[in-house]
Context: one part of a larger RNA
RNA sequence: GCUUGAACGCUGUCGGCAUGGUUAAAACAUGCAAGUUGAGGGAGAAGCUCACUUCGGUGGGUGGAAACCGGCGGAAGGGCGAGGAAUGCGAUCGAACGUACCCUGAGGUGGGGGAUAGCGUCGGGAAACCGGCGGUAAUACCCCAUGAUCUCUCCGGAGCAAAGCUACGGCGCCUUGGGAGCGGCGAUCGUCCUAUCAGGUUGUUGGUGAGGUAAAGGCUCACCAAGCCUUAGACGGGUAGCGGGUGUGAGAGCACGACCCGCCGCAUCGGGACUGAGACACUGCCCGGACUCCUACGGGAGGCUGCAGUAACGAAUCUUCCGCAAUGCGCGAAAGCGUGACGGAGCAAUGCCGAGUGUGGGAUGAAGCGGUUUUGCCGUGUAAACCACUGUCAGGACCUAGGAAGAACUGACCAGGUCCAAAGGAAGGGCCGGCUAAUCUCGUGCCAGCAGCCGCGGUAAUACGAGAGGCCCGAGCGUUAGGC
Numbered sequence: 001g002c003u004u005g006a007a008c009g010c011u012g013u014c015g016g017c018a019u020g021g022u023u024a025a026a027a028c029a030u031g032c033a034a035g036u037u038g039a040g041g042g043a044g045a046a047g048c049u050c051a052c053u054u055c056g057g058u059g060g061g062u063g064g065a066a067a068c069c070g071g072c073g074g075a076a077g078g079g080c081g082a083g084g085a086a087u088g089c090g091a092u093c094g095a096a097c098g099u100a101c102c103c104u105g106a107g108g109u110g111g112g113g114g115a116u117a118g119c120g121u122c123g124g125g126a127a128a129c130c131g132g133c134g135g136u137a138a139u140a141c142c143c144c145a146u147g148a149u150c151u152c153u154c155c156g157g158a159g160c161a162a163a164g165c166u167a168c169g170g171c172g173c174c175u176u177g178g179g180a181g182c183g184g185c186g187a188u189c190g191u192c193c194u195a196u197c198a199g200g201u202u203g204u205u206g207g208u209g210a211g212g213u214a215a216a217g218g219c220u221c222a223c224c225a226a227g228c229c230u231u232a233g234a235c236g237g238g239u240a241g242c243g244g245g246u247g248u249g250a251g252a253g254c255a256c257g258a259c260c261c262g263c264c265g266c267a268u269c270g271g272g273a274c275u276g277a278g279a280c281a282c283u284g285c286c287c288g289g290a291c292u293c294c295u296a297c298g299g300g301a302g303g304c305u306g307c308a309g310u311a312a313c314g315a316a317u318c319u320u321c322c323g324c325a326a327u328g329c330g331c332g333a334a335a336g337c338g339u340g341a342c343g344g345a346g347c348a349a350u351g352c353c354g355a356g357u358g359u360g361g362g363a364u365g366a367a368g369c370g371g372u373u374u375u376g377c378c379g380u381g382u383a384a385a386c387c388a389c390u391g392u393c394a395g396g397a398c399c400u401a402g403g404a405a406g407a408a409c410u411g412a413c414c415a416g417g418u419c420c421a422a423a424g425g426a427a428g429g430g431c432c433g434g435c436u437a438a439u440c441u442c443g444u445g446c447c448a449g450c451a452g453c454c455g456c457g458g459u460a461a462u463a464c465g466a467g468a469g470g471c472c473c474g475a476g477c478g479u480u481a482g483g484c
Stems, first nucleotide, its partner, number of pairs: 001484004006480005013355006019348002021313001027310002030308003035072003040069002047062006079266003088191007097183003102179008110144004119134006150159003164171002192238003199229003204226008241263004245256004268289005291302004319345001321344003327341001328339004358389004368380005393425001395420006402414002428473005433454003439468005449456002
């Protein structure tokens, strides 16, 4: 000098765009953050209406809620950085794999069956919920058939599928080939400190066979061999998410990895599998631990490292806001529904950028204050008053292109235009001994104090405190802390 996710002190008008728990991956009240589908299925509340009525209601029609079965999605999106020094990340290669939805090619879609939730009824429980009996549907489940260029094969053969809905346009379903995108796996090189860590290793290193997986593999197991890594630092300890990048610097380098993007890991702690194309699954399940809550004491419930918010910690970090109008995602044929993703608004000078706090004229060079060579001058100073003008911004009224995606409709929020009034509502902070730009007077008297370094202060202090004046920057200015 530049810089920061900053904090602190003094001060503070407006706008745009960003950024905002760096500490306790400590604990969390409350609300919301993942649903959707009636064009898969049965059933059908309230309401409205008609008829009957013993006035309690019953039956029919319309209507379509909340549930339930089924499908797809809840593996994305969003958060955080604990762990991890390599099962990670980055770069470059590789072969033994998977892939729902999407695109594309080929073929198929015949027949039959038994259940179960909802529901009804009875019962248990404080609750969470649970049980018995009866009965019902499907694109739920099962069987038979057909079956290939599909799978297996000893090449003889063996085995395997489907679902319907429809406003008849279509949308689906099954098998299989190819593709796109995505993902799983392996290799090489690179990737912090420590030798006051020098030896480490027994599934350890390799082989044969088997199991397992979507798939190669000691991944796992049986047997066999005795290997494998290491001063080019193995093993151990410490620290740390990695990269694109960011800061600084002429560069080399050094330091860092907030926001945004890619990858990885995690979801109260530890373990486990289930379902599924995909998980060992943040707002799924089971078990164990700690913690919190409810209880009728028998038993139950919970997981903000989602958005807000609370309390705690801390030098320190925001609203329990609005909207699905846009973009995107899920479901749906669509209308649409959902979406704390997202779009916006709010708070904070936290940062960057922009604008303003007036402009021109105006000398009785007023008063005040300060200085002084003192009844005169000088500084503050065109500064003020005063006169004229302008209308940025803030304020008020009215109108409306644009963000809406070209028929129309659709804006949470923003934005645009015209007019009105009026200088009004808007300047401070640090510094003035040298470095370093800017000095005098008074007070103090090694005191009180200053200080980044050198150093100032013990009676004339340009260095302390005050006043006047000046210098620098300016809605900021300084200080502290960190980096180059």
This is a predicted structure of a 484-nucleotide part of an RNA (small-subunit ribosomal RNA, 5' domain) from a Phycisphaerales bacterium.
Taxonomically the source falls in Phycisphaerales (Bacteria, Pseudomonadati, Planctomycetota, Phycisphaerae).